[in-house]
RNA sequence: UGGGUUGUAGCCAAGGGGUAAGGCACAGGACUUUGACUCCUGCAUUCGAAGGUUCGAAUCCUUCCAGCCCAG
Numbered sequence: 001u002g003g004g005u006u007g008u009a010g011c012c013a014a015g016g017g018g019u020a021a022g023g024c025a026c027a028g029g030a031c032u033u034u035g036a037c038u039c040c041u042g043c044a045u046u047c048g049a050a051g052g053u054u055c056g057a058a059u060c061c062u063u064c065c066a067g068c069c070c071a072g
């Protein structure tokens, strides 16, 4: 420098046009003498950034940024 791939909550991770599942963690509550276990509830005006397309974008397009891999 070129190509590929990944980027979603504190961590892991699904979703590939109709507005963000699940698990762990965390917070509150129930239970318990207390703790643990178990159960209930809550937790991403927002998906790396900025533009564009669209009635509507995490999703499609463009350019950047970061990590990893390959080639030189």
Base pairs, nucleotide, nucleotide: 001071002070003069004068005067006066007065010024011023012022018055026042027041028040029039030038048064049063050062051061052060
A computed fold for a 72-nucleotide RNA from an uncultured Clostridia bacterium, annotated as transfer RNA. Its Rfam family is "tRNA". Its mean pLDDT, the model's own confidence on a scale to 100, is 80.